[in-house]
Context: one part of a larger RNA
Parts: sequence; C1' cells; structure tokens
RNA sequence: CUGGGCUUAAAGGGUGCGUAGGCGGACCUGCAAGUGUCUUGUGAAAUCCCCCGGCUUAACCGGGGAAUUGCUCGGCAAACUGCGGGUCUUGAGGCAAGCAGGGGUGCGUGGAACUCUUGGUGGAGCGGUGGAAUGCGUAGAUAUCAAGAGGAACGCCGAAGGUGAAGACAGCGCACUGGGCUUGCCCUGACGCUGAGGCACGAAAGCGUGGGGAGCAAACAGGAUUAGAUACCCUGGUAGUCCACGCCCUAAACGAUGCCUACUAGGUUGUAGGGGUUCUGACGCCCUUACAGUCGAAGCAAAAGUGUUAAGUAGGCCGCCUGGGGAGUACGGUCGCAAGGCUAAAACUC
Repeated sequence: CUGGGCUUAAAGGGUGCGUAGGCGGACCUGCAAGUGUCUUGUGAAAUCCCCCGGCUUAACCGGGGAAUUGCUCGGCAAACUGCGGGUCUUGAGGCAAGCAGGGGUGCGUGGAACUCUUGGUGGAGCGGUGGAAUGCGUAGAUAUCAAGAGGAACGCCGAAGGUGAAGACAGCGCACUGGGCUUGCCCUGACGCUGAGGCACGAAAGCGUGGGGAGCAAACAGGAUUAGAUACCCUGGUAGUCCACGCCCUAAACGAUGCCUACUAGGUUGUAGGGGUUCUGACGCCCUUACAGUCGAAGCAAAAGUGUUAAGUAGGCCGCCUGGGGAGUACGGUCGCAAGGCUAAAACUC
C1' cells in the first nucleotide's frame, strides 16, 4: 500500500462558519482530456514461461517463440466521468401570510429570604452536636415588632416541557437582534454537501486592572473525634463566587454515538403548526409537517442493546485508532502575563 475499525474493547475533533481540495440533481447537444478498441514505433541481452535440440541423465548449455501488463504515432466509438453551450424544477435559496420559544445583548424594575445598622418590647440564655466544646450574650444576645442599608439568587408556574451549533439559557417589563416551524407554490434556476489549514464561540477553576462583597466558602485559625486526624462533624474565616474590560481554551465539553442525503413495519406520549369531518361552532375522530420521548418488526451487534432521532441498507466528505506501562511525558516548535495549552517521541520493561 491492500485491508479492518471508532456507544461500552484502542479510536468522533468541545462546537460552528468557511478557504483550498474531494464529491455532486433531470433533459438535449457539441468536444474528445479520462475511458474503450484497432494500429505505428519502442519496451537491450540474460532471467521467468512454452516448444525443439546438445553433453549417457540432470544441473548446465544452444535455437525459436511467447511475455515484457509500460511509454508512444495515428484512426475510430461516444455509454460513463470531464469540459463547452442550451433547457428544467424535485435539491438549495428567496418572497408573502402566520406561529411558538428560559435563543442573544443592553436598560429598567419587583417580592420572598438573608446579613448588617438604628429604635421599641423583653430579661438569660442562644447556638451547635451522636454527645460536646470553641463561639455569641446582663456593655442586654437569641426571640419579636418597626424603619433603613446592602449584595446575590429568582420559590410556585415547572414538565417525561421549551430554545440554542455547542458551551449553555429561567422573577417581571421595555428596546435592539439571531435562528426555527407551518401554509401558499409566486420568484431565482444546482446557486449544493463536506471541509485539511484558517477564523469565531467555548462550563468551572485560574490570571491582569478597576469596582463590589449579603450569603456561601478553597487556604487558614480554633473546638471536637481519634492511637494519630494536616480529614469527615462544629465555630469562625480570606481569596474566590458578583460586575466591567482583557486573557486563559480545558472537561465524564457525553448520546462516551462527526456532518449531509436517500431508502427500510408499526404502536404510543408530548411540544408547535396546518387541513378534513358535523347546518355554524365546541368536543371527538381522521389526515399531515417539524421537533422531543418511549416501546418495538426486520436487520445489525461479542453481548448489553440499537432499531425512520439506527448502532439497519447505501453514497459523499472530514477527524481519529493500531497491545499495556513509560506518557499525553521528554526534547523541539508554537501560543500564554503566569498557571499551563496545542503538537508529540524514544530507551527500557511486561
């Protein structure tokens, strides 16, 4: 290389947009690059293969042929690929009318709870645990009432529910804004799919500068427990958690399942639409589109399971795997303020 694979055995890139490239709908027509066929020249000899011959035979040797799957000259063919021209609408996009939604950004605003401050009532405990203690409290705590301040998160609705490419997204209102679905079948006419590099987004923790800081809480301190207890439990408590801007770029970033298209039994539930049925309308029933679940035929699978949301049957493109440890490490490169990220071995060993 040929080949086999990637839910759980090694293996799907965290996610998208998109460059090159690869691949690409229906019909007509031309060209003839690929393709097929015939042909010209060449493809040294030896070797291999076939036939005949020479050494008593064989090995060995001699003669002839074939082969040399390649390159090349010219002719012909036009199905398929390609290239040029024309046409089309089913792929894709647009337009119009509707629909749902925690999709995003900014601004504003609300109540519950909590902590703190001030004042009132009150007067000895509170708190905490398995039991305690540290801690708080006669300088009046806990409890309770009133007023004020502050920060963070949004109970019920709430769901097996919705939205988003993923990360993720939830009080309420307003402004700006992205995407999706349904119906019409009016417009464009293959404008498509994938996507090495690249670019953008990317939980938490962490970093820089400035703010903010109620609660919670790494570190830390104390009290317990214990043989010890650098823990689990308790009392405190700083970074951080929050905001703005700039970095970091990782994850069990999971459906451990890349994206797109077509095809292959059904049942049932939910979400958002459309249509039909009855004189009108509701309910019901039936049909249909998109999305989200569940059970399951065939098939697939080592099995678990999967099964129109495929892990079935096929095609296109990308990424990745090749025994365990060493190791996602060293070295080098590159990115980063740093922490570190990305790329990525070998010796040795089993």
Small-subunit ribosomal RNA, central domain from a Planctomycetota bacterium, 350 nucleotides, folded computationally. It matches the Rfam family "Bacterial small subunit ribosomal RNA". NCBI's taxonomy places the organism under Bacteria, Pseudomonadati, Planctomycetota.